[in-house]
RNA sequence: GGCUCCGUAGUUCAAUGGAUAGAAUAGAAGUUUCCUAAACUUUAGAUGCAGGUUCGAUUCCUGCCGGAGCUACCA
Numbered sequence: 001g002g003c004u005c006c007g008u009a010g011u012u013c014a015a016u017g018g019a020u021a022g023a024a025u026a027g028a029a030g031u032u033u034c035c036u037a038a039a040c041u042u043u044a045g046a047u048g049c050a051g052g053u054u055c056g057a058u059u060c061c062u063g064c065c066g067g068a069g070c071u072a073c074c075a
Base pairs, nucleotide, nucleotide: 001071002070003069004068005067006066007065010025011024012023013022018055027043028042029041030040031039048064049063050062051061052060
């Protein structure tokens, strides 16, 4: 340099064209308890960036950024 895959909440994963992006865990508040833990209830939190296609994009296309892997050349 070329090719392939990946990037979603603090973390681990869903949703693969359809309306308001879900879950677990962690965080905050509350109930309970003499206190803590556990349990239960409530709550905040995310689509890497910029364009394109489309009525509609997390999903498809292009470029860039970051990560992983394979490979070629030089030395």